[in-house]
RNA sequence: AGGGUUUGAUCAUGGCUCAGAUUGAACGCUGGCGGCAUGCCUUACACAUGCAAGUCGAACGGUAACGCGGGGGCAACCCUGGCGACGAGUGGCGAACGGGUGAGUAAUACAUCGGAACAUAUCCAGUAGCGGGGGAUAACCUAUCGAAAGAUUGGCUAAUACCGCAUACGAUCUACGGAUGAAAGCAGGGGACCGCAAGGCCUUGCACUAUUGGAGUGGCCGAUGUCAGAUUAGCUAGUUGGUGGGGUAAAAGCCUACCAAGGCGACGAUCUGUAGCUGGUCUGAGAGGACGAUCAGCCACACUGGAACUGAGACACGGUCCAGACUCCUACGGGAGGCAGCAGUGGGGAAUUUUGGACAAUGGGCGCAAGCCUGAUCCAGCCAUGCCGCGUGAGUGAAGAAGGCCUUCGGGUUGUAAAGCUCUUUCGGUGAAGACGAAACGGUUAGUGUUAAUAACACUGACUAAUGACGGUACUCACAGAAGAAGCACCGGCUAACUACGUGCCAGCAGCCGCGGUAAUACGUAGGGUGCAGGCGUUAAUCGGAAUUACUGGGCGUAAAGCGUGCGCAGGCGGUUUGCUAAGACAGGUGUGAAAUCCCCGGGCUUAACCUGGGAAUUGCGCUUGUAACUGGCAAGCUAGAGUGUGGCAGAGGGGGGUGGAAUUCCACGUGUAGCAGUGAAAUGCGUAGAUAUGUGGAGGAACACCGAUGGCGAAGGCAGCCCCCUGGGUUAACACUGACGCUCAGGCACGAAAGCGUGGGGAGCAAACAGGAUUAGAUACCCUGGUAGUCCCACACCGUAAACGAUGAACACUUGGUGUAGUGGGCGUUGACCCCCACUGUGCCGUAGCUAACGCGAUAAGUGUUCCGCCUGGGGAGUACGGUCGCAAGGCUGAAACUCAAAGGAAUUGACGGGGGCCCGCACAAGCGGUGGAGCAUGUGGUUCAUUUCGACGCAACGCGAAGAACCUUACCUGGGCUUGAACUGUAAUGGACCGUGGCAGAGAUGUCACUUUUCGCAAGAACUGUUAUAGAGGUGCUGCAUGGCUGUCGUCAGCUCGUGUCGUGAGAUGUUGGGUUAAGUCCCGCAACGAGCGCAACCCCUACUUUUAGUUGCCAUCAGGUCAUGCUGGGCACUCUGAAAGAACUGCCAGUGAUAAGCUGGAGGAAGGUGGGGAUGACGUCAAGUCCUCAUGGCCCUUACGGGUUGGGCUACACACGUGCUACAAUGGUAGUGACAAUGAGAUGCAAGGUGGCGACGCUAAGCUAAACUCAAAAAUCUACCUCAGUUCGGAUUGCACUCUGCAACUCGAGUGCAUGAAGCUGGAAUCGCUAGUAAUCGUAGAUCAGCGUGCUACGGUGAAUACGUUCCCGGGUCUUGUACACACCGCCCGUCACACCAUGGAAGUUGGUUCUACCUUAAAGCAGAUUGCUAACCGCAAGGAGGCGUUUGACCAAGGUAUAGUCAGCGACUGGGGUGAAGUCAUAACAAGGUA
Repeated sequence: AGGGUUUGAUCAUGGCUCAGAUUGAACGCUGGCGGCAUGCCUUACACAUGCAAGUCGAACGGUAACGCGGGGGCAACCCUGGCGACGAGUGGCGAACGGGUGAGUAAUACAUCGGAACAUAUCCAGUAGCGGGGGAUAACCUAUCGAAAGAUUGGCUAAUACCGCAUACGAUCUACGGAUGAAAGCAGGGGACCGCAAGGCCUUGCACUAUUGGAGUGGCCGAUGUCAGAUUAGCUAGUUGGUGGGGUAAAAGCCUACCAAGGCGACGAUCUGUAGCUGGUCUGAGAGGACGAUCAGCCACACUGGAACUGAGACACGGUCCAGACUCCUACGGGAGGCAGCAGUGGGGAAUUUUGGACAAUGGGCGCAAGCCUGAUCCAGCCAUGCCGCGUGAGUGAAGAAGGCCUUCGGGUUGUAAAGCUCUUUCGGUGAAGACGAAACGGUUAGUGUUAAUAACACUGACUAAUGACGGUACUCACAGAAGAAGCACCGGCUAACUACGUGCCAGCAGCCGCGGUAAUACGUAGGGUGCAGGCGUUAAUCGGAAUUACUGGGCGUAAAGCGUGCGCAGGCGGUUUGCUAAGACAGGUGUGAAAUCCCCGGGCUUAACCUGGGAAUUGCGCUUGUAACUGGCAAGCUAGAGUGUGGCAGAGGGGGGUGGAAUUCCACGUGUAGCAGUGAAAUGCGUAGAUAUGUGGAGGAACACCGAUGGCGAAGGCAGCCCCCUGGGUUAACACUGACGCUCAGGCACGAAAGCGUGGGGAGCAAACAGGAUUAGAUACCCUGGUAGUCCCACACCGUAAACGAUGAACACUUGGUGUAGUGGGCGUUGACCCCCACUGUGCCGUAGCUAACGCGAUAAGUGUUCCGCCUGGGGAGUACGGUCGCAAGGCUGAAACUCAAAGGAAUUGACGGGGGCCCGCACAAGCGGUGGAGCAUGUGGUUCAUUUCGACGCAACGCGAAGAACCUUACCUGGGCUUGAACUGUAAUGGACCGUGGCAGAGAUGUCACUUUUCGCAAGAACUGUUAUAGAGGUGCUGCAUGGCUGUCGUCAGCUCGUGUCGUGAGAUGUUGGGUUAAGUCCCGCAACGAGCGCAACCCCUACUUUUAGUUGCCAUCAGGUCAUGCUGGGCACUCUGAAAGAACUGCCAGUGAUAAGCUGGAGGAAGGUGGGGAUGACGUCAAGUCCUCAUGGCCCUUACGGGUUGGGCUACACACGUGCUACAAUGGUAGUGACAAUGAGAUGCAAGGUGGCGACGCUAAGCUAAACUCAAAAAUCUACCUCAGUUCGGAUUGCACUCUGCAACUCGAGUGCAUGAAGCUGGAAUCGCUAGUAAUCGUAGAUCAGCGUGCUACGGUGAAUACGUUCCCGGGUCUUGUACACACCGCCCGUCACACCAUGGAAGUUGGUUCUACCUUAAAGCAGAUUGCUAACCGCAAGGAGGCGUUUGACCAAGGUAUAGUCAGCGACUGGGGUGAAGUCAUAACAAGGUA
């Protein structure tokens, strides 16, 4: 510090996600030791049991228990408060602390800083006092009731319990005269004095009373700060204030009576939800964000609700009373209880410990003290819950052991790892020794103080006894021995780390992207590796990364985002000068900001964690002093902002009134006749009842052609004939005036297209709905004919929205330029209807800098700055639901969540595509010629059939294709019967000697069996060949062409496809390769930020057309000679033809025109050939997971007495049917018969075969020649003659019968051919569709490969030999440029909605259940307050009667819980219902993306 993920790729936007740190955690696997910490986050749920607050005998009466002493008694034992002590009781202090929890509480709380009207037991300091009396009562005894808890009667008694009296200053009250108000003793000691004694008395200490002050503590008040929601906007009646009274420790509506009508709130009242607050903790660079366990401060609570009592202090966790719920006891009459103290139990939960030890230390309560109590606390126990430390060994050790795993079989790796050798001994084990924490208090004693005092007490010092839960623990030493001690997660990318096997979209994984459909580094296992380590992973949670709420530190033209526009209150911001001020601001000082924590420097545990000393820090708040530049305030000015006045100017600015012509429609009349109208084409419609057309006249409504414009005006919406009236704004020129009067604007107010709504008019044209006609598979559409609301308009009243757009809020200032246009003013020239220039105000275009993701913006900013407002924070759900509000309604405004996805979206790039455009090409169309599609047959395919009909090929680019030739073989398929190291190959080991050949028998054959014959080379070892056995291994036309190589098809012989360097762009990419011409061509030329190059094109190669040279046999024959019936037949020759070889020839070279003076094009000359002459071979980068595992090769998988090998027979030839490719025809341009001319390529020795001969013929027999320019195969159509005369024929030949021929072991399934006979369909072929541009189509034969035989197929060859091309609109395919795109698997793309099915969350809903709140009423418990009271009554007063006071009873207001009723609010459930989301390949259509076929 960043990374992954939207795309074919790119940039930016934007979400999701990861790496880090952390935790009171939990879960999974694993687990050696120690230290230090932490440990019910959930049910403030319910609790068994034990303990957690007592103490004081130096306050008191006393003596239940224990011990001692004393007395009695023989003993048992009894008596005795005398002593130590002490149960219960009276009394004092404490129990209000300590400990727990976080339910409530959004302010009666907390934090920080202040304040005044208070209280305070114990403690400290001061002052004063502590005199004298009285009456009770518990305990105890007695009696009674009760199950118990407990209660009651009578009687005795004490006090530091209670009550008067006295005194009383300093206290309180006051009418300033005065009045009122206390107390208690106990213990120790003692000289004098008194007393019989007790004791008095004195004194010290501790208590006690009054009071003053202090310390600490507590109560009260104020300011500031402290979560979310406005889908909570108004709240408030003791409410706000005053007066009188009451009340409190104290201020106060704290309470009450009366009076006034206030108080709070957009700076968020009220209401709702959530929540203890803080120091701090976690994270973060910080600012912030989240949290508030442990420790510390404050608050609140103690089963739930209410209440007071006692007390210094409580409205009281281990107190009381009442009500309620729950639990327990009960004799049913009544009682008892409150773990949110420590342990512990149940329950809940993913989850949180022992019913431990000790008061040794620290602290607390009581006490004079000893001491007692203390689940506070200190310790121990449990748990890897966290942090920290240690260990599980160290050194050496290559034969790189064995084993495992992988392997290209060579090896690699595990791996110095192990073993082995040499050492060490932490921790753990055993044993020994053994702490610190403990010193106070106490005792003895010295000094000082106090005192009358050498008692006592206090302080200081010395000496000294005792005290340890932890714990026989820490620490130390000794002994033995490497001995007892390593796991977890991960290994596709992010992210460090890879292989094998298994599995086969299954099982599974997954944080995101995504893996898995037979070669998975992603699943599972193993080996290996990586990371961390007594832990490691997962889950949950917080912060971070996230600048993804942006204060630091973001945005709003198109990505989410500028309100439709203006006016404007509050608010925010605000020109210039001077003075004053000091609120903000700045500086100094000061108080506070608890401790702990964090940080720094030290110290202590072996180190660390941890503990501890000091410092810094605590960014804050208060007080105070100073400064006056800036902001604010006050005052006085200024004129540059703003405004007013004056003179002009332009304008569809607004409102009202009037008026005009053209056109449409309608009406009336005239002329006139059969159509009009409409469309792609039609029809509906109108018209013989006279339309359309045309003429005249009239009616009515709406809109204003030309001018007219990138012109004007207005805030926006918007505004258009002309004239008049009223009116707003703008602008210009020059001066005068006011003197900051300004800018922006939440809420508010106003305006606001179209559509729509209400009432009443109006209605020509247009026109939703609707009707009809078309189109269509359908057509509730597009097109047509009609047509109502509506439009318009008029008047009034609503609605309040639009892609209300410049998708760009308003205002101000600044920042190079060019060029139009509108308005006004000015200037030079000139006077014109002119031209040029300048300034201001508008409105456009192009562009610099700059900005921007890019596109683009660019003085009219999207630049640079300032001010204010509005808005945004992933997509969908959704601008939906609910609530509120506005509206007559339609609807508007405000505006979520659950759930779901990993994207959605922007700009630009390259392609592809378009029923987009431009240019160009091609037998692509057109123009022609001939076919296919109809018939019969051949052949291939599909389908069907079958035991099998082997397999492959499927649009073009499968289908006379693989197959250049299935009767057996081929053959891969089926049936039957046989073989198993095998038919063929290479080894090894053992063993035998034949092998071969001939014959017989069995069999369908393979094969089996029998008989005969029989060895070779080498001196030898042995070798070759062969049989048998065994073992490595053979074999597979078995699968996968989607694992592959090679080969091939196709786009396409189309003209394209790329690279280097440079340049441009953030980048993908672009440029080059585009443009202007030209070409068959990215062919060439010119231009150009490109310059060059490569693969393609072309050329080089072959055939063909011409010529020359050379060579002439088997070819040829002009001349010469010979010969024949005839023939290059012979001599001879190589001139010619021809053949073979070599060379030449064609290059737009020449001329003219054209073009740009280019490339080139057009025409011409010459030439055998003219513009690549004709043909072939040659196939760029790539596309189609195209085809082929059955040519071959090959990975993986599969079979191994079979999926291998051999064999017989059958099948590949089947046949209701469909399709492709062909042949033959349908006839007269023909058929038949006859006559009879011409060719080229080829093939030929198991061959071609002449000739002869037989046969009607296929062919047979015989046979010359030929290894071939020599011989043979070996010609046809055409030509000529005759017949046929338009018919199912003398066309056509299928089918069938008979008889034959040939090949071959063999023609039944299943060959070809011949003769005779038979003589089917078919009379030129629907929709549709194919080939061909010249020696081509068409037509005619010929040859060859394969091959024993077999073709209408295929491949070649020549003969005869046309027609047409205006042209590129259209169909198809292609190239190039451009454009649009939501496509990129690329249009065979993408994609929308209903319906059907399943699941999920959610809204409505008759209702129903629960919580909560307000209001009204009813009923009132306990308590206190107030009133009443002849029921009772010790202290005080009074001689007494009696009184005061108290207790009891009772009434009143108030009041918890409870009840009734209405209302609000929040949740749960809910038949049914609404839409939404997600799902597999469902149904219907095709709405959008291209002009998406109606933008």

The prediction has a mean pLDDT of 84. Predicted 3D model of a 1495-nucleotide RNA (small-subunit ribosomal RNA) from an uncultured bacterium. Its Rfam family is "Bacterial small subunit ribosomal RNA". RNAcentral holds the sequence, with entries from ENA.